[in-house]
RNA sequence: AACGAACGCUGGCGGCGCGUUUUAAGCAUGCAAGUCGAGCGGCAAGGGGCUUCGGCCCCCUAGAGCGGCGGACGGGUGAGUAACACGUGGAUAAUCUGCCUUUCAGUUGGGAAUAGCUAGUGGAAACACUAGAUAAUGCCGAAUACGAUUGGCUGGCCAAAAGGCCUGCCAAGGAAAGCAGCCAAGGCUGCGCUGGAAGAUGAGUCCGCGUCCCAUUAGCUAGACGGCGGGGUAAAGGCCCACCGUGGCGAUGAUGGGUAGCCGGCCUGAGAGGGUGAACGGCCACAUUGGGACUGAGAUACGGCCCAGACUCCUACGGGAGGCAGCAGCUAAGAAUCUUCCGCAAUGGACGAAAGUCUGACGGAGCGACGCCGCGUGAACGAUGAAGGCCGUGAGGUUGUAAAGUUCUUUUCAAGAAGGAGAAUAAUCCCUGCAGGGAAUGGCAGGGGGAUGACGUGAAUCUUGGAAUAAGCCCCGGCUAACUACGUGCCAGCAGCCGCGGUAACACGUAGGGGGCGAGCGUUGUUCGGAAUUAUUGGGCGUAAAGGGCGCGCAGGUGGCCUUGCAAGUCUGGUGUCAAAUGGUCGGGCUCAACCCGAUCCUGCGCUGGAAACUGCGAGGCUUGAGUUCAGUAGGGGAUGCUGGAAUUCCAGGUGUAGGGGUGAAAUCUGUAGAUAUCUGGAAGAACACCAAUGGCGAAGGCAAGCAUCUGGGCAUGAACUGACGCUGAGGCGCGAAGGUGCGGGGAGCAAACAGGUUUAGAUAUCCUGGUAGUCCGCACAGUAAACGAUGUGCACCAGGUGGCGGCCAGCAGUGGUCGGUACCGUAGCAAACGCAUUAAGUGCACCGCCUGAGGAGUAUGCUCGCAAGGGUGAAACUCAAAGGAAUUGACGGGGGCCCGCACAAGCGGUGGAGCAUGUGGUUUAAUUCGAUGAUACGCGAGAAACCUUACCAGGGUUUGACAUAUUCUGGAAUGCUGUAGCGAUACAGCAGCUGCUUGCAGUCGGAAUACAGGUGCUGCAUGGCUGUCGUCAGCUCGUGCUGUGAAGUGUUGGGUUAAGUCCCGCAACGAGCGCAACCCCUGCUGUCUGUUACUAACACGCAAUGGUGAGGACUCAGAUGGAACUGCCGAUGACAAAUCGGAGGAAGGUGGGGAUGACGUCAAGUCAUCAUGGCCCUUAUAUCCUGGGCAACACACGUGCUACAAUGGUCGGUACAGAGCGCAGCGAACCCGCGAGGGCAAGCGAAUCGCAAAAAGCCGAUCUCAGUACGGAUUGGAGUCUGCAACUCGACUCCAUGAAGUUGGAAUCGCUAGUAAUCUCACAUCAGCAUGGCGAGGUGAAUACGUUCCCGGGCCUUGUACACACCGCCCGUCACACCAUCCGAGUCAGGGAUGCCCGAAGUCGCUAGUCUAACCGCAAGGGGGACGGCGCCGAAGGUAUGCUUGGUAAGGGGGGUG
Repeated sequence: AACGAACGCUGGCGGCGCGUUUUAAGCAUGCAAGUCGAGCGGCAAGGGGCUUCGGCCCCCUAGAGCGGCGGACGGGUGAGUAACACGUGGAUAAUCUGCCUUUCAGUUGGGAAUAGCUAGUGGAAACACUAGAUAAUGCCGAAUACGAUUGGCUGGCCAAAAGGCCUGCCAAGGAAAGCAGCCAAGGCUGCGCUGGAAGAUGAGUCCGCGUCCCAUUAGCUAGACGGCGGGGUAAAGGCCCACCGUGGCGAUGAUGGGUAGCCGGCCUGAGAGGGUGAACGGCCACAUUGGGACUGAGAUACGGCCCAGACUCCUACGGGAGGCAGCAGCUAAGAAUCUUCCGCAAUGGACGAAAGUCUGACGGAGCGACGCCGCGUGAACGAUGAAGGCCGUGAGGUUGUAAAGUUCUUUUCAAGAAGGAGAAUAAUCCCUGCAGGGAAUGGCAGGGGGAUGACGUGAAUCUUGGAAUAAGCCCCGGCUAACUACGUGCCAGCAGCCGCGGUAACACGUAGGGGGCGAGCGUUGUUCGGAAUUAUUGGGCGUAAAGGGCGCGCAGGUGGCCUUGCAAGUCUGGUGUCAAAUGGUCGGGCUCAACCCGAUCCUGCGCUGGAAACUGCGAGGCUUGAGUUCAGUAGGGGAUGCUGGAAUUCCAGGUGUAGGGGUGAAAUCUGUAGAUAUCUGGAAGAACACCAAUGGCGAAGGCAAGCAUCUGGGCAUGAACUGACGCUGAGGCGCGAAGGUGCGGGGAGCAAACAGGUUUAGAUAUCCUGGUAGUCCGCACAGUAAACGAUGUGCACCAGGUGGCGGCCAGCAGUGGUCGGUACCGUAGCAAACGCAUUAAGUGCACCGCCUGAGGAGUAUGCUCGCAAGGGUGAAACUCAAAGGAAUUGACGGGGGCCCGCACAAGCGGUGGAGCAUGUGGUUUAAUUCGAUGAUACGCGAGAAACCUUACCAGGGUUUGACAUAUUCUGGAAUGCUGUAGCGAUACAGCAGCUGCUUGCAGUCGGAAUACAGGUGCUGCAUGGCUGUCGUCAGCUCGUGCUGUGAAGUGUUGGGUUAAGUCCCGCAACGAGCGCAACCCCUGCUGUCUGUUACUAACACGCAAUGGUGAGGACUCAGAUGGAACUGCCGAUGACAAAUCGGAGGAAGGUGGGGAUGACGUCAAGUCAUCAUGGCCCUUAUAUCCUGGGCAACACACGUGCUACAAUGGUCGGUACAGAGCGCAGCGAACCCGCGAGGGCAAGCGAAUCGCAAAAAGCCGAUCUCAGUACGGAUUGGAGUCUGCAACUCGACUCCAUGAAGUUGGAAUCGCUAGUAAUCUCACAUCAGCAUGGCGAGGUGAAUACGUUCCCGGGCCUUGUACACACCGCCCGUCACACCAUCCGAGUCAGGGAUGCCCGAAGUCGCUAGUCUAACCGCAAGGGGGACGGCGCCGAAGGUAUGCUUGGUAAGGGGGGUG
């Protein structure tokens, strides 16, 4: 795009078309083929007349019959048919043809019957029989015979031929029908009839070409192929028959199987093609199934006959009837397809002289949006942009000029009026002309008048009325035009493909809005297109599917140069045909269009004239393709025989002694019965080190010691010869690694299977020790490989360079040239890229093979080959939306290279064991609130849970609320104190108790009401912000340019160097950004300035001997601001660089030390309970208040810590030295009391001034003496202190007493590289109180680092990849379960066609003289002829037997697919 469509929703009108695609299933009822009285005999009923009442006559005729013509057309259907069925073009000299036209010649004279009818008989009926009479355009003789037919003779013309046509002669046999009109009664006219000739039309037959699929159908054929002779037919012919011969068809697809009516056309397509064969038209076939003939011009006959079968109906059971694939209609089937309508008015047909009759052909109407076409459902104006809806926080937006409203129109609609054309002509009347005739009727031609309308209540037109009667369907994630909200929550659902839906769905459902089409719109089905996705036009085969393993070669395809002929192909002119319709173009008619009409065109085939370039065919020639010979040459080419040495194993002997062998390590094994090792000798078999090489040869497989013999091929040069002999090659034939098979040999080594050992969770593997087939030889089979260059063969052409191999030529030589072969690089070109590139995967030609999504599957089945194993050929169902190639970026690797990091190593100290503290899991509980969960949760959120906190639980209260804002009303200050009740929240009572003024308002508060508050309720996977981690790792990117079809690359890689993508050099890159570094802070040295509360050198005073005081601005220190370090200098290394190493100086040296600082990103990492926030949820509760409880539970498990286990220690006494902080609801000195925690009193200090404050380890001295202790301090008892409303659950501390585990910690694991680890104290935050945690501070103060193999993490480069939620990836097979299709299958059921035999209907044909018999012959008898009967051949259905084939079903078995 299309449709004979169907389904869903919807539906106003008209025109033109179309309408059982299924079951060639079955059919009730009506109709669909009759007509002619001018062929014939006749004539009921009716009308009229007569009548002796029996009947008769006249008119009009029905029905039936004889006869003629027509029922062979028209109409239906597509079952069968793969065929001369159809199409196209021819042939018929091999034929027929009613009616029609033209023409020739006739139409004479007789006969015998038979329907109807009458009478009778049988039968239920259908129908039949007997007897009698009768007619014809029915039937039969006779006459005539121009033609025609047959036979004989004869001449001419044509033809390739059989033969045809024409002329003449002889012979034979063969015709007929009347009817009507007119009449001058003689005839005439018309319609018929007969015999010819011709035409037209129709038909038969034959031939060339074309016409589906399967080769898993390869051989078929006995009337089969041909001949001779017959028969038969309208007609050729094995069409049929007898005889003879043995042919005929087939890979150019016979035979068989499947499917199918064919064509003009129709649909699609740019075309070539592909699909199709409804309607309309041509042809064919069929008419319930099968068979058969009759009649006829024509049938083997849809509405005829006979027989057989199935089915239905009637029946009196004896017997009969029937055939909608005609029009309507019914039943069934199905997704599905109409009225039991009107009319012969038109067109056409049958009959008729005609009127006319018949006509379900046809013309019309009805039903169906089934299709095509046209029209309408209103038009213009109309902004308060109405209301309502939807969206939006709001403003507003949108629906939308849409509506309302105003004006207008009337297609359509309703009612009514009138109404063209389709009708031309017939009979018949009139006129004119013509022919013929004696006239009339009549004939021919033209003109004028002249009845008839189914549709039809029609079309078109007019009048009246009034916007009046008329819009839906699909879609809105992308493809693909068109978006929002709500609902739902992997549910419900959508879906053509990709895919949507798991709480913010533009994808589901609904709404609003929008898009598309519109009386339709979607869906489904089917065909073509897109699809160059079967490729003729117009594809491919190195790696995506695809080159046969290789050669030889029949058929086939294809083929060098020159001359010439022919004209098959080819080109061209003419001509016939190509039906009509359709289609194209031009024009015309319905208002337009659809529709219809006219003109014109249309690729094929035939005939014919011409051309000769190319192809072909014939003839002649040529040498360049191809080949032959001779002279050479290289080679693991092949076959056979012989020979050789090294090695291995075995045997024998000698020497010799304890192991050998084997492995990652072992063991099995072997050896004191003497191995291994070593020496000598011997045997056997197999393979041939070095040479040896991207070296050689061969078609491929393949070929390797040496020599000999036989033999194939190649190459170069030269000469001669043949003269296109060439190339390719379906089938075919041959060769064909390894492994395998058969027979016979052989067997050293190696070695499937097998055995033992080992490894392992296992180890049917690896590894080891053994070991049989086999490996070797001969003969035979097999016939496959990643048989690979994954690249068929041949020829030609198209830049180069380099290296090997074999020849030849030139040159003295270096070397150069040339041919063949081989390898690498590379231009153009090709290619998806990789790559190929004169050895093409380039450019062409010729021929062959092969491919067409993946899986199923190289499977099943069939056939075929094989001894077997197995090979060749080779599907389908079903499943999937991919499978695949090349390249890219990542990620990954028990890949590689380089390099880092307390990563390992080297060290020091811990954890894991104990007790306790703390966090977590688990368990428990009314609750044990919540979150954090590998690294990156677990002394984490929490920098302080007794109440509070607090979010949890129990109980008790409140509801505009504990808290915010606003409005209205109302009342009063709020508030404080006291009392009562209550555990408390709270309630009640009493007392005290406002401000400004504009004097009824404001502020403030209580109460009431309304908006609202409130939520630590959910979602960190809706979010912001903040944070952890990789990681302070050195990376992450961009612009422009360049490269690539592209993803992308380059830059950023490389050579060095660095802590660093730090820097240098190089480079199709040049620059830039975020990171690194630096800038900032602390600390280390120092200058200047300032100088109290700090400091005190000099001076002075003073003492408690203390910068205490005066004073000072030197020092320390404090805090401001500067300096200083930059590989700057020297040397060496390096590339003349960057840089590195060493050195000097310096407080500090190569980033001096520390901090802050965290790129692009990753982990849907963490947090809705810090805060903020979308959405959802609760609203007398999930909000809020109070009391009490809980967060503190305790069989357990884990993390992080503290204290220890002791002597480098504990205890006691004495004594020394910090830094950084903090302090007014505070720090709190001194003094007094207490053993102590602490208490009392109280100075000073808002702090360089006073206080906390004692620093501790250390040092000095004493003691303890290795002990569960004078270690260790848990636990428990008692007594207290402090804080606080309150220490029971549940605080810290003190004293006395008690004195547990623990004696250095399994597997495993953590931190740390210098002022670090370790160790020792101090301060601070939180805080009423509570620190083993956190965060800071200082004191003392080590050890070790060879080094980068390994573990972990990371960076860069490279490589492989089937990974990309990226190795925690992907993924294979069995097993278990479910479902699906399929294969095999003992059988069983059904269909198809075949063959043999049996039976054999109807009937044609043949034979037959049994019966009967009108026409003719005969006087008759009888004959001829005919019918019936009988027999025979053939023969449908049926029976039987056999094998073939197809399908269904099936116990059981096999694999496959999906989940």
The prediction has a mean pLDDT of 83. This is a predicted structure of a 1459-nucleotide RNA (small-subunit ribosomal RNA) from an uncultured Spirochaetota bacterium. The sequence is in RNAcentral, with records from ENA and SILVA.